The RNA shown here (SAM riboswitch aptamer (S box leader)) has 123 nucleotides and comes from Reichenbachiella agariperforans. Model confidence (mean pLDDT): 76 of 100. NCBI's taxonomy places the organism under Bacteria, Pseudomonadati, Bacteroidota, Cytophagales, Reichenbachiella.

């Protein structure tokens, strides 16, 4: 990098450096930014995705261990700490409204599809 499996409307900032852009990409919105964003580097957390301890527990085993599935901690390993993955695009729909041979705008819903992010796993 490639294939899979799972989440993705909950959560959670301060300080220090930098200095002009950022919020993945493309279009189009909307929002953060010199009252200093965004990234970095310290510390602080949030959260349970693997891991670790401990409890409970199907089934198999039979006395030594493997393992299943739930739950608590939060060790270690990442992840994350503006906005729903900031919204919207593709399909389905449900209402409105135009149009009248066209089939489009508009405001919604979806546990759908893409894309992406992040953690497990395979090779």
């Nucleotide at each position: 990098c490639a294939c899979u499996u799972a989440u993705c409307a909950a959560g959670a900032a301060a300080g220090a450096u930098c200095g002009a852009g950022g919020g993945a990409c493309u279009g189009g919105g909307c929002c953060c930014g010199a009252a200093g964003a965004c990234a970095u580097c310290u510390u602080g957390g949030c959260a349970a995705c693997a891991u670790a301890u401990c409890c409970a527990u199907a089934g198999c085993c039979g006395c030594a261990a493997u393992a299943u599935u739930g739950g608590a901690u939060g060790u270690u390993g990442u992840g994350c700490c503006a906005a729903c993955u900031c919204c919207c695009a593709u399909u389905c729909u449900a209402g409105a409204u135009g149009c009248g041979a066209a089939u489009a705008u508009c405001u919604g819903g979806a546990u759908a599809u893409a894309a992406g992010a992040u953690a497990g796993g395979u090779a």